This is a predicted structure of an 86-nucleotide RNA (c-di-GMP-I riboswitch aptamer) from a Gammaproteobacteria bacterium. Lineage of the source: Bacteria > Pseudomonadati > Pseudomonadota > Gammaproteobacteria. It matches the Rfam family "c-di-GMP-I riboswitch aptamer". Rfam describes the family as follows. GEMM was predicted in a large-scale screen for bacterial structured RNA regulatory elements. Genes associated with GEMM are involved in a diverse array of functions, including chemotaxis regulation, signal transduction, secretion and chitin.
RNA sequence: CCACGAUAAGGGCAAACCCAUCGAAAGGUGGGGGCGCAAAACCACCGGUCUAAGGGAUGUGAUCCUACGACAGCGGGGCUACCGAA
Numbered sequence: 001c002c003a004c005g006a007u008a009a010g011g012g013c014a015a016a017c018c019c020a021u022c023g024a025a026a027g028g029u030g031g032g033g034g035c036g037c038a039a040a041a042c043c044a045c046c047g048g049u050c051u052a053a054g055g056g057a058u059g060u061g062a063u064c065c066u067a068c069g070a071c072a073g074c075g076g077g078g079c080u081a082c083c084g085a086a
Stems, first nucleotide, its partner, number of pairs: 004084002012037002017032006035073001042078002045076003048071003054066005
């Protein structure tokens, strides 16, 4: 240096749930919380999932379709990084 990842050291992040707030929603952000995480840092490129405001369809007043909206803590990929036992 490239892999790899320990009941190591120093630290880091933060699921559910609750409060506030933004949003049509999915969801985001802040605070509490702590299930977990060695990339649970970052990027929607591929697959997937969620939502359906707007738009569209219809046998029309309520159902369906649709991402230009989301999820990086769903998988793959890209990219950067702390530590150093085997």